Predicted 3D model of a 104-nucleotide RNA (SAM riboswitch aptamer (S box leader)) from Sporolactobacillus sp. THM7-7.
[in-house]
């Protein structure tokens, strides 16, 4: 790149450096940002993987964050586009996306 699978309303800074963007992509809203955007670094949050216990055919439940591999730290994945249910609104789904695990 690409193919399962599961998850996506919880939670995370009054730091240092930076100096003007950002919120994935294209449209359309709406937001965040000189009381400081983006990255960089610390420092934090989770618990996929990992560990620990218990039960086991197999699934699986309960912790733990000391050491590892990751993610993540405005607002539902910010929201919406597409189907379906609804006249408005609004509720599901799906499509996209992200991120873990395993496969090709």
């Nucleotide at each position: 790149c690409u193919c399962u699978u599961a998850u996506c309303a919880a939670g995370a800074g009054c730091g240092a450096c930076g100096g003007a963007g950002g919120g994935a992509a294209u449209u359309g809203g709406c937001c965040c940002g000189a009381u400081g955007a983006a990255g960089u670094c610390c420092g934090g949050c989770a618990a996929c993987c990992a560990c620990u216990u218990u039960a086991c055919u197999u699934a699986a439940a309960a912790g733990u964050a000391u050491a590892g591999g990751u993610g993540c730290c405005a607002a539902a994945u910010c929201c919406a586009a597409c189907a379906g249910g609804u006249u408005u609104u609004c509720c599901u789904g799906a499509a996209a996306g992200a991120u873990a695990a395993g496969g090709a």
Description: Its Rfam family is "SAM riboswitch aptamer (S box leader)". Rfam describes the family as follows. The SAM riboswitch is found upstream of a number of genes which code for proteins involved in methionine or cysteine biosynthesis in Gram-positive bacteria. The coordinates come from a structure-prediction model, not an experiment, and the mean pLDDT is 80. NCBI's taxonomy places the organism under Bacteria, Bacillota, Caryophanales, Sporolactobacillaceae, Sporolactobacillus.